[in-house]
Context: one part of a larger RNA
RNA sequence: UGACGGGGACCCGCACAAGCAGCGGAGCAUGUGGUUUAAUUCGAAGCAACGCGAAGAACCUUACCUAGACUUGACAUCUCCUGAAUUACUCGUAACAGAGGAAGCCUUCGGGGCAGGAAGACAGGUGGUGCAUGGUUGUCGUCAGCUCGUGUCGUGAGAUGUUGGGUUAAGUCCCGCAACGAGCGCAACCCCUAUUGUUAGUUGCUACCAUUAAGUUGACACUCUAGCAAGCUGCCUGGGUUAACCAGGAGGAAGGUGGGGAUGACGUCAAAUCAUCAUGCCCCUUAUGUCUAGGGCUACACACGUGCUACAAUGGUCGGUACAAAAAGAUGCAAACCCGUGAGGGGGAGCUAAACUUAAAAACCGAUCCCAGUUCGGAUUGUAGGCUGAAACUCGCCUACAUGAAGUUGGAGUUGCUAGUAAUCGCGAAUCAGCAUGUCGCGGUGAAUACGUUCCCGGGUCUUGUACA
Numbered sequence: 001u002g003a004c005g006g007g008g009a010c011c012c013g014c015a016c017a018a019g020c021a022g023c024g025g026a027g028c029a030u031g032u033g034g035u036u037u038a039a040u041u042c043g044a045a046g047c048a049a050c051g052c053g054a055a056g057a058a059c060c061u062u063a064c065c066u067a068g069a070c071u072u073g074a075c076a077u078c079u080c081c082u083g084a085a086u087u088a089c090u091c092g093u094a095a096c097a098g099a100g101g102a103a104g105c106c107u108u109c110g111g112g113g114c115a116g117g118a119a120g121a122c123a124g125g126u127g128g129u130g131c132a133u134g135g136u137u138g139u140c141g142u143c144a145g146c147u148c149g150u151g152u153c154g155u156g157a158g159a160u161g162u163u164g165g166g167u168u169a170a171g172u173c174c175c176g177c178a179a180c181g182a183g184c185g186c187a188a189c190c191c192c193u194a195u196u197g198u199u200a201g202u203u204g205c206u207a208c209c210a211u212u213a214a215g216u217u218g219a220c221a222c223u224c225u226a227g228c229a230a231g232c233u234g235c236c237u238g239g240g241u242u243a244a245c246c247a248g249g250a251g252g253a254a255g256g257u258g259g260g261g262a263u264g265a266c267g268u269c270a271a272a273u274c275a276u277c278a279u280g281c282c283c284c285u286u287a288u289g290u291c292u293a294g295g296g297c298u299a300c301a302c303a304c305g306u307g308c309u310a311c312a313a314u315g316g317u318c319g320g321u322a323c324a325a326a327a328a329g330a331u332g333c334a335a336a337c338c339c340g341u342g343a344g345g346g347g348g349a350g351c352u353a354a355a356c357u358u359a360a361a362a363a364c365c366g367a368u369c370c371c372a373g374u375u376c377g378g379a380u381u382g383u384a385g386g387c388u389g390a391a392a393c394u395c396g397c398c399u400a401c402a403u404g405a406a407g408u409u410g411g412a413g414u415u416g417c418u419a420g421u422a423a424u425c426g427c428g429a430a431u432c433a434g435c436a437u438g439u440c441g442c443g444g445u446g447a448a449u450a451c452g453u454u455c456c457c458g459g460g461u462c463u464u465g466u467a468c469a
Base pairs, nucleotide, nucleotide: 001469002468003466004465005464007463008462009461010460011459012458013457015453016452019417020416021415022414023413026309027308028307029306030305031304032303033302034300035299042053043052064295065294066293067292068291069290070289073122077121078120079118080117081116082115083114086103087102089100090099091098105112106111124284125283127282128281129280133278134277135273136272137271138269140267145184146183147182148181149180150179151160152159153158164175165174166173190261191260192259193258195229197228198227199226200225201224204220209218210217232255235249236248237247238246239245311410315369316368317367318366320365327358328357329356332351333350337346338345339344376407381402382401383400384399385398386397387396423445424444425443426442427441428440429439
């Protein structure tokens, strides 16, 4: 100087407390461990691994296993020789290979493009090392810290500044001070959102009035669209050191950082990643490379994590009916209409989209059930179908009928959340042929509680002790 203390003082955070909803019990989904297996490819491991890489394993993917094949190679450059490439057909194989005949280029005549053959230089490796590395990322933590120049003090390591008195979300600002300044962070500048006026009316809007079969046409108020304005403790009162600032008030759509997002200092964990990529060294080179088929990654006594659905009446079922936002669409989204109980099929208008489509929003409202393992719950299983796709046996999703399991609110313990939040209700997208209870977004309805900082956890500042560095 740091680090540490079941030392002290001060402060903060859904850290506790006050509340609400959960998890832990059940069934299923999914990830992991373990076990099994020819293989169940690999990585991730307290917080900060475990619906994680994977925004989507039937084949492919795919790295694993079994079997069959190739050896200048699936891919790149160079030398030589030959032939257009290629297209469909026949034989053949489990498939990849392999065999056969047919059709079949450009040129400045040097050659070009593509394919086949030969020789080697070389290719290739999701093989090892993240403790050789770059790059990227997590984490403490959006915590308020981390430093430097000059000066001064100290023999020196170092100190000072950065400490002190106030204040703040903040090393934020004020005052003081052997310090005076400065940098990286904080804040602001950026995006979304909340308000009004202005500008402009197409694909948007439709109030008045006129018009029409029809928001159809005038018309551009309103909604919306996209640039500006508006909030700064600016004003008032009180407190405070005449300060920084704090409490209250006015006006205002909004008030003291208005609400969200993006933004992550010096560093820590030899943290993660050689399997995104790049890369040193080591290793393989008729194989640890490459191709093909089938299988596996989906196994199943069990254990754990994360979720979904429930155990019902604030509910189930039936019926009628109202109100969103955001997003996507040409190998696409697909309307009306017809068929089917339904999944779906036929059909094909319109739309490259403020125009058309996905598209029905659902919770909401009315009737019924009458507290039961039930008209709760839907696992499991049988039969019959639908869709995608060469192909749903291993191993997809969906529909109808039948079946109707556990489950009556969950031990110790433990998680999230302070407002348009929790809870609850649907909608969309990426990936994607098909496959969503996951992920990322969108809106609808919409709470309870916070006395307070003694205690638990984490963090910051000062100080003190030290058998630690």